Predicted 3D model of a 151-nucleotide RNA (glmS glucosamine-6-phosphate activated ribozyme aptamer) from a Clostridia bacterium. Rfam family: glmS glucosamine-6-phosphate activated ribozyme aptamer. Rfam's curators write: This entry contains a glucosamine-6-phosphate activated ribozyme that is found in the mRNA for GlmS. GlmS is an enzyme that uses fructose-6-phosphate and glutamine to generate glucosamine-6-phosphate. The ribozyme catalyses self cleavage of the glmS mRNA that is thought to regulate GlmS activity. It is annotated as a riboswitch. It was read from a public genome assembly, where an Rfam model found it. Taxonomically the source falls in Clostridia (Bacteria, Bacillati, Bacillota).
[in-house]
RNA sequence: UGAUAUUAAAAAGCGCCUGCACCCGUUUCAGGGUGGACGAGGAUGGAGUUCAUCGAUCUUUCGGCGGAUGCUCCACGGUUGGACCAAUCGUUACCGGAGCAACAAAUCCCCCGGGUAACCGGGGAGGCAAAAAAGCUUCGGAUGGUUCUGA
Numbered sequence: 001u002g003a004u005a006u007u008a009a010a011a012a013g014c015g016c017c018u019g020c021a022c023c024c025g026u027u028u029c030a031g032g033g034u035g036g037a038c039g040a041g042g043a044u045g046g047a048g049u050u051c052a053u054c055g056a057u058c059u060u061u062c063g064g065c066g067g068a069u070g071c072u073c074c075a076c077g078g079u080u081g082g083a084c085c086a087a088u089c090g091u092u093a094c095c096g097g098a099g100c101a102a103c104a105a106a107u108c109c110c111c112c113g114g115g116u117a118a119c120c121g122g123g124g125a126g127g128c129a130a131a132a133a134a135g136c137u138u139c140g141g142a143u144g145g146u147u148c149u150g151a
C1' cells in the first nucleotide's frame, strides 16, 4: 500500500467517479491531483420499482453508478352512528376549483486562510423564488352498497 472479515458513525439535490473538462508533472521512468446539485419541500409499516415535487443559478447542476421521504401492491389506520365491502386519503388522514399572503441558499460583489496550480474552506454586505400545504378567504361536489341501531 492492497485484499478480506468484523465493529462503529454518517447523508438524502444525498454519496461515489473509470467518461468528460481542468491543473501539476514526465517525454530516460509516468503518473499524481481538482471539478462533478443551490436551497425550499417531502416519511404509518412491509415488498417491489425507477428519469421521485418546486423553483433559483447555469449550460459540467453534462455523463455514469449507488441510494432516497415519490409511485404501485399488500397490511394497518382515518372518513357525516356501528359492522362488513367499495371509494378515497395517511395520523396534518374525502375530492375538486378560485383568490390572497409568506419564506431561501448558491451564483454576483468585497475580504481572510490553505494549495505550485486546477481549486478548497470561512467571513461580510446586498438582494431575488416557485410549488405544496399541516397559512388565510371562498365556491362546488361526496360518502356508494348491504345490514344493525337511535332520533
Base pairs, nucleotide, nucleotide: 014066015065016064017063019062020035021034022033023032024031038055039054040053044075045074046073047072048071049070076090077089078088079087081148082147083146084145085144094141095140096139097138098137099136100135109124110123111122112121113120114119